[in-house]
Molecule: Bacterial large signal recognition particle RNA
Organism: Pseudomonadota bacterium
RNA sequence: CCGUGCUAGGUGGGGAGCUCGUGGUGCCCUGUACCCCAGAUCCACGUAUGGGGGGCUGAAUCCCCGCCCGAGGCCCGGACCGCGUCACGCACGACCCGCACGUGGUGUCGAGGGCCGGGUCCUGCGCAACGGAGCCCCGUCAACCGAGUCAGGUCCGGAAGGAAGCAGCUCUCCGCGGACCGCUCCGUGUGCCGCAGGGAAGCUUGGCCUGAGCCGGCGACGGGAACCGACGGGUCGCGGCCGUGUCGACGGCGGGUGCACGG
Numbered sequence: 001c002c003g004u005g006c007u008a009g010g011u012g013g014g015g016a017g018c019u020c021g022u023g024g025u026g027c028c029c030u031g032u033a034c035c036c037c038a039g040a041u042c043c044a045c046g047u048a049u050g051g052g053g054g055g056c057u058g059a060a061u062c063c064c065c066g067c068c069c070g071a072g073g074c075c076c077g078g079a080c081c082g083c084g085u086c087a088c089g090c091a092c093g094a095c096c097c098g099c100a101c102g103u104g105g106u107g108u109c110g111a112g113g114g115c116c117g118g119g120u121c122c123u124g125c126g127c128a129a130c131g132g133a134g135c136c137c138c139g140u141c142a143a144c145c146g147a148g149u150c151a152g153g154u155c156c157g158g159a160a161g162g163a164a165g166c167a168g169c170u171c172u173c174c175g176c177g178g179a180c181c182g183c184u185c186c187g188u189g190u191g192c193c194g195c196a197g198g199g200a201a202g203c204u205u206g207g208c209c210u211g212a213g214c215c216g217g218c219g220a221c222g223g224g225a226a227c228c229g230a231c232g233g234g235u236c237g238c239g240g241c242c243g244u245g246u247c248g249a250c251g252g253c254g255g256g257u258g259c260a261c262g263g
Stems, first nucleotide, its partner, number of pairs: 001263006009057003012030004020046005034054004063256006072247003076243003080240005086234001088232002092229002095224004101219003104215003112210009121198006127191002129188007137178004146171004154163003
């Protein structure tokens, strides 16, 4: 140096989180990497690195160490940007009040004001309408216990005559049905109705008197308030961006690591 067979090792790694701590499952990153079993109100373990079972590879592309790069995660900071939140300030908008300067509207075809009256409103009464009940009216209505008349039959009487009385007919009570005209009573979410009385305010309307203003929509101006919007600086939170630190996959470079036998 070559060949054969082995062994240590390897057969993914990392971040946050969980945990007293470590590793794993689960989440995320990397990117392709043997299989099976259990594993989050979890599995295994106590200084070793997950536990159990089965395979493959094997001293180098593959195992070990160092350096570089750096996906991604995490901590801290920011006077930067965006969004939200909470109060505060201001008084720009919106809001309220005033004024009558401008503008507009209205007014001698009479503004505004004054006096008198009506309506709207309330109370009482009446009238009407509507509804209900009763009366009146019509029809019907009692096997007997309602009325009248009572055939036949019955009873009393010697007779003349008399008595009670069923059916029938007529009438009527209780009741039933109808009619809606009239009368009475009661009621009303009724009324361009009438009469009397009362009337605070508003609105409306008529008459008479007077005779030039009146209204306040918009703008200006003055005042107010701080619920809402805008704006300002601030508190807190979230996200972005920037910076610092830390861990660090993939990848790159350098170095290191056996045993036996045979040639």